[in-house]
Context: one part of a larger RNA
Molecule: small-subunit ribosomal RNA, central domain
Organism: uncultured bacterium
RNA sequence: UUGGGCGUAAAGAGCAUGUAGGUGGGCUUUUAAGUCCGAUGUGAAAAUGCGGGGCUCAACCCCGUAUGGCAUUGGAUACUGGAAGUCUUGAGUGCAGGAGAGGAAAGGGGAAUUCCCAGUGUAGCGGUGAAAUGCGUAGAUAUUGGGAGGAACACCAGUGGCGAAGGCGGGUUCCUGGCCCAUGACUGACGCUGAGGUGCGAAAGCCGGGGGAGCGUAGGGGAUUAGAUACCCCGGUAGUCCCGGCUGUAAAACGAUGGAUGCUAGGUGUGGGGAGGUUCCUCUCUGUGCCGCAGCUAACGCGAUAAGCAUCCCGCCUGGGGAGUACGAUCGCAAGAUUGAAACUC
Numbered sequence: 001u002u003g004g005g006c007g008u009a010a011a012g013a014g015c016a017u018g019u020a021g022g023u024g025g026g027c028u029u030u031u032a033a034g035u036c037c038g039a040u041g042u043g044a045a046a047a048u049g050c051g052g053g054g055c056u057c058a059a060c061c062c063c064g065u066a067u068g069g070c071a072u073u074g075g076a077u078a079c080u081g082g083a084a085g086u087c088u089u090g091a092g093u094g095c096a097g098g099a100g101a102g103g104a105a106a107g108g109g110g111a112a113u114u115c116c117c118a119g120u121g122u123a124g125c126g127g128u129g130a131a132a133u134g135c136g137u138a139g140a141u142a143u144u145g146g147g148a149g150g151a152a153c154a155c156c157a158g159u160g161g162c163g164a165a166g167g168c169g170g171g172u173u174c175c176u177g178g179c180c181c182a183u184g185a186c187u188g189a190c191g192c193u194g195a196g197g198u199g200c201g202a203a204a205g206c207c208g209g210g211g212g213a214g215c216g217u218a219g220g221g222g223a224u225u226a227g228a229u230a231c232c233c234c235g236g237u238a239g240u241c242c243c244g245g246c247u248g249u250a251a252a253a254c255g256a257u258g259g260a261u262g263c264u265a266g267g268u269g270u271g272g273g274g275a276g277g278u279u280c281c282u283c284u285c286u287g288u289g290c291c292g293c294a295g296c297u298a299a300c301g302c303g304a305u306a307a308g309c310a311u312c313c314c315g316c317c318u319g320g321g322g323a324g325u326a327c328g329a330u331c332g333c334a335a336g337a338u339u340g341a342a343a344c345u346c
Base pairs, nucleotide, nucleotide: 004317005316006315007300008299012314014200015199016198017197021193022192023191025087026086027085028084029083030082031081033080034079035076036075037074038073039072040071041070042069048066049065050064051063052062053061054060090190091187092186093185094183097180098179102176103175105173106172109153114148115147116146117145118144119143120142124135125134161168162167205246206245207244208243209242210241214240215239220234221233222232258313259312260311261310262309263308266291267290268289269288270287271286272285273284274283275282276281277280295302296301319346320345321344328339329338330337331336
């Protein structure tokens, strides 16, 4: 390279955008590069393959042919490519509607916890399997009123919605992205994928500045225990929150399932539109669930949201360990990340 694979065995990049490249709808004309056919030249000889022949056979020897390529030339035009024209179904735009925790910012809300002040009130509170540390006569806990501050938004809430993924839940305003339906007015293949590149990317962590109610790595104390560097309890620093910058990962960044397009029985829910009959039915588009025919699968299972049938493009895999290590390079403040072996061994 051919070939085989990637839900769970090794294997889909965390996700997107997009460059090169690859690939690409209907019709007409043209060209003849790919493609196909013919001719000529070349493809040394020997060897080799095939068909014959000669030594009694064979080895050996002789004759013929092949040598799939390349070049030149003449033709063919279905397909691919190039050129020109045209079309509307792919793609996009407009007009008319719609749903939504999609994103950014600003200002405001109530419940609860904690703390502070004041009133009432008195000896306990708290905590556990049981206790103790702890808090409390300097008046706690409980309860009432007032205040401060931070974080999170009960019910609604759903097998629900939105987003490319990460993710997004109280309310209002403003800015803003995407999606769906309908119409068929406009452009006329403008499409798909996408090596590199670029952007986004949970939590933890890092740098600078704020903030700090609750929770709470570390560290401290009380218990338990043979011990208890734990599980339980008391308090508690980083952190959790905000602004700016970095990190760029994963543990299960999971649907462990790359993207796009077309096709292939049904049944039953649910979200958003539309059409028709008319008040609950039918049809249709689009998302999201469950079951299931064919088919697929090693099985489990998947099954129009495919893991079915096909086409295009990308990524990735090739026994276990050594090892996601070493070395080098790039990135990072660091932690580390990305790329990524070999010896040896089973």